RNAcentral holds the sequence, with entries from ENA and MGnify. Predicted 3D model of a 73-nucleotide RNA (transfer RNA) from Methanobrevibacter millerae.
RNA sequence: GCUACUGUAACACAAUUGGCAGUGUGCCGCCCUCGUAAGGCGGAGGUUGCGGGUUCAAGUCCCGUCAGUAGCU
Numbered sequence: 001g002c003u004a005c006u007g008u009a010a011c012a013c014a015a016u017u018g019g020c021a022g023u024g025u026g027c028c029g030c031c032c033u034c035g036u037a038a039g040g041c042g043g044a045g046g047u048u049g050c051g052g053g054u055u056c057a058a059g060u061c062c063c064g065u066c067a068g069u070a071g072c073u
Base pairs, nucleotide, nucleotide: 001072002071003070004069005068006067007066010025011024012023013022019056027043028042029041030040031039049065050064051063052062053061
């Protein structure tokens, strides 16, 4: 330098043919307990890496760019 893949909540990951962004862990509160752990219930937390484009509508499609991984040279 070239090619491919990946990037979504604090962390690990989902999201079907483009149609309300979710799950687990963690965090906060409540219940339960003599108390703690475990268990149950509820809640907060997101410019879907970034910038554009297409579309009534984009995490998803297109272009550029950044970072990471792998391969080639």